[in-house]
RNA sequence: CCAGACGGCCGGAUGGCCGCUCUUCGCUUCUCGGAGUGGAGGGAGGAAAGUCCGGGCUCCACGGAAAUACGGUGCCGGGUAACGCCCGGCGGGGGCGACCCUAGGGAAAGUGCCACAGAAAGCAAACCGCCCGCCUUACGGUGGGUAAGGGUGAAAGGGUGCGGUAAGAGCGCACCGCGUUCCUGGCAACAGGGACGGCACGGUAAACCCCACCGGGAGCAAGACCAAAUAGGGACGGCACGCUUGUUUCGGCAAGCCGGCGGAUUUCCGCGCCGCCGUCCGGGUAGGUCGCGCGAGGCGUCCGGUAACGGACGUCCCAGAUGAAUGGUCAUCGUCCGCCGAGCCUUCGGGCAGGGCGGAAACAGAACCCGGCUUACAGGCCGUCUGGCUUA
Repeated sequence: CCAGACGGCCGGAUGGCCGCUCUUCGCUUCUCGGAGUGGAGGGAGGAAAGUCCGGGCUCCACGGAAAUACGGUGCCGGGUAACGCCCGGCGGGGGCGACCCUAGGGAAAGUGCCACAGAAAGCAAACCGCCCGCCUUACGGUGGGUAAGGGUGAAAGGGUGCGGUAAGAGCGCACCGCGUUCCUGGCAACAGGGACGGCACGGUAAACCCCACCGGGAGCAAGACCAAAUAGGGACGGCACGCUUGUUUCGGCAAGCCGGCGGAUUUCCGCGCCGCCGUCCGGGUAGGUCGCGCGAGGCGUCCGGUAACGGACGUCCCAGAUGAAUGGUCAUCGUCCGCCGAGCCUUCGGGCAGGGCGGAAACAGAACCCGGCUUACAGGCCGUCUGGCUUA
């Protein structure tokens, strides 16, 4: 200097004028709902997006144990409120490398599939070929052996080499691979090593399945309160109202038992609730307040930890609208692009500084909140590492 990998940050600044909204402190007014005005302070994001996960919170009488169904996750260890997230490792794959990807438990529980091509794709197989015997003038035919060579295919039944054989073959040997077993290191996933064995039940679970772990539903349009309503409405019909005890104003009430219901189903235990169905008439519900931001909170320093993260101390309060505020305009500066003109340095690739004119400014807007993931992003800056070239 070029190319690349990973991580982080900014994504306009300042001032004037006008305008919007919230909190708070006053003043004025008021129909007590509110209105006006002055001071002080605050006012969109790194993704606010997607609605994909996990929660906090709210409501719904369900809770514990077990089994089955349905759904989700899937190597090991750690972090976290939790997760399908994050950190650190292991195995596998890609890359020269820094690094990146991983839907990563189980094929000996079972079922399914491996199309086409090929002789043959789960117990096998001989198309071409090689070797031996017999027949034949020859071409060729036939019998036996073979799976080393060739062909087909994603994959052909361990691989490479040497020996051996009629030709071959783990037939034998060496190494690799595979199986059994032992030792060492590691919390573990796993890694390394030794011994024995010639040794083949291939692949596929992002196919069904098996195994391990996890799992109520709905959601701020949740929900709570106030106001309002001749109205806690009115009329009609059907079914049901078990047993015992006590009480009774004789309408019923209380307790126990039985029965039924209670966020997939069943069983057990506990707890809670208990009249049901249908038709017609009719009032209110479009309002207000809360929920609504003090938090699994932000920032700084130190300590522990490889890290994610945790702890201690200090400090700060940083939107709360409701048809939906957080803006408009002017000026200057900054960034980027184009044009004009042009200085210094130079390894001639380029670098540094600076004037004028014009233009542009990415993705994109809270609506209960938080932890993640995924997607989008003009331009600019910083750090660490890898590869290559050059100079000294």
About this RNA
Model confidence (mean pLDDT): 77 of 100. This is a predicted structure of a 392-nucleotide RNA (Bacterial RNase P class A) from an uncultured Rhodospirillales bacterium. The sequence was found by an Rfam model in a public genome assembly.